The RNA shown here (transfer RNA) has 72 nucleotides and comes from a Patescibacteria group bacterium. It was read from a public genome assembly. Rfam family: tRNA. Rfam links the family to the GO term triplet codon-amino acid adaptor activity. The source organism's lineage runs through Bacteria and Bacteria candidate phyla.
RNA sequence: CGGGGACUAGUUCAUCGGUAGAACGCUCGCUUUGGGAGCGAGAAGUAGAGAGUCCAAUUCUCUCGUCCCCGA
Numbered sequence: 001c002g003g004g005g006a007c008u009a010g011u012u013c014a015u016c017g018g019u020a021g022a023a024c025g026c027u028c029g030c031u032u033u034g035g036g037a038g039c040g041a042g043a044a045g046u047a048g049a050g051a052g053u054c055c056a057a058u059u060c061u062c063u064c065g066u067c068c069c070c071g072a
Base pairs, nucleotide, nucleotide: 001071002070003069004068005067006066007065010024011023012022013021018055026042027041028040029039030038048064049063050062051061052060
């Protein structure tokens, strides 16, 4: 320098145009002498940043940023 990929909850990942979800973790309650396990409830995300298309964008297009892979 060229090509490709990833970026969504504290963490790991779904969702791939129509109100954003799960698991683990966290908080509270029940249970227990206590803890753990189990059960129930709850909180937590302007979807990396900006712009465009669209009635509507996490999703499509463009630019930028960070990281990873391949090539030179």